The RNA shown here (Glycine riboswitch aptamer) has 87 nucleotides and comes from Ollibium composti. Of the family's consensus pairs, 91% are formed in the model. Model confidence (mean pLDDT): 77 of 100.
């Protein structure tokens, strides 16, 4: 030096669900009642992977989040920075 593995940051793509009712409110948003969603978070019986006892998911639950738009969203894909690295 380089594949490559980790973190972070841009950008670009990104699902599902009531624009529910009743009360303030100009909205926007709060408080209460139901009715739903699963991809921030987070819990788990454990599918799967292993270093054999440990790491767990797009499975599962909805606590928390969301259910017009925005906003955020696992994940993907580039481009950096940084940390580790083989041949």
């Nucleotide at each position: 030096c380089u594949a490559c593995c980790g973190u972070u940051u841009g950008c670009g793509g990104g699902a599902g669900a009531g624009a529910g009712c009743a009360g303030c409110g100009a909205a926007a948003g709060c408080u209460g009642c139901c009715g739903c969603c699963g991809a921030a978070g987070g819990g788990g019986a454990a599918a799967u992977c292993g270093c054999c006892c440990g790491a767990a998911a797009u499975c599962u639950c909805u606590c928390a989040g969301g259910c017009a738009a925005a906003a955020g969203a696992a994940c993907c894909g580039u481009a950096g920075a940084c940390g580790g690295g083989a041949a």